[in-house]
Molecule: transfer RNA
Organism: Tetrahymena thermophila SB210
RNA sequence: GUGGAUGUAGCUCAAUCGGAAGAGCGUAAGAUUGUGGCUCUUGAGGUAGAGGGAUCGAAACCCUCCAUCCACA
Numbered sequence: 001g002u003g004g005a006u007g008u009a010g011c012u013c014a015a016u017c018g019g020a021a022g023a024g025c026g027u028a029a030g031a032u033u034g035u036g037g038c039u040c041u042u043g044a045g046g047u048a049g050a051g052g053g054a055u056c057g058a059a060a061c062c063c064u065c066c067a068u069c070c071a072c073a
Base pairs, nucleotide, nucleotide: 001072002071003070004069005068006067007066010025011024012023013022019056027043028042029041030040031039049065050064051063052062053061
C1' cells in the first nucleotide's frame, strides 16, 4: 500500500426482516452469618468508536474518518 473482520455497561458478549438496549461476571446497599465467604433480594452503570446522510423511526442501511486484528504485498 491492497483486501477483509471487529468496535454495544468496568470485563466477556447478545439483541430474527429497522419499531428503540439486555444477560453473565464485576460493583453498591440490604437479608443471612459470631466475622468473612457462599447464597438470596434490590439498585446504579450506555451521546451503541467519531461525524454526516436516507427514513415517520437506526445498534442495524449508505458515505467518510479513527482504533484494533487477520491475510497479501